[in-house]
RNA sequence: CAAAUGGCUGACUAGGGUUCCGGCUCACCGAUAGUUCGAUGAGUGGCUGGUCCGAGAGUUGGCGACCUCCAGUGAGGUUACACGGCGGGAUAAAAGCCCGGGAGAA
Numbered sequence: 001c002a003a004a005u006g007g008c009u010g011a012c013u014a015g016g017g018u019u020c021c022g023g024c025u026c027a028c029c030g031a032u033a034g035u036u037c038g039a040u041g042a043g044u045g046g047c048u049g050g051u052c053c054g055a056g057a058g059u060u061g062g063c064g065a066c067c068u069c070c071a072g073u074g075a076g077g078u079u080a081c082a083c084g085g086c087g088g089g090a091u092a093a094a095a096g097c098c099c100g101g102g103a104g105a106a
Base pairs, nucleotide, nucleotide: 007063008062009061010060011059012058015053016052020050021049022047023044024043025042026041027040029038030037031036064079065078066077067076068075069074081101083104087099088098089097
């Protein structure tokens, strides 16, 4: 200086909704002089929450791949870039999830 491979996966975050927990409201029952507390049921995510889902184009770790050196199962290095619908699908539901680095644009 040039070329090649540029994949899989763990954790997390932005984001997302509402099965479950919690919050709030109402109804009803019980306790209490009352404030209030408890049980049950319904509604509410235009409830900051816990659980949950969660990125190709977010973070980070591991593996893998590739290159170089070495007698050596060891050492060093590279793993870049990335605008983007409509619509559909899953789950309780939605989404930057999946279709999808797709269509399209440049």
Predicted 3D model of a 106-nucleotide RNA (Guanidine-I riboswitch aptamer) from Pseudomonas sp. M30-35.
RNAcentral holds the sequence, with entries from Rfam and Ribocentre.
Its mean pLDDT, the model's own confidence on a scale to 100, is 80.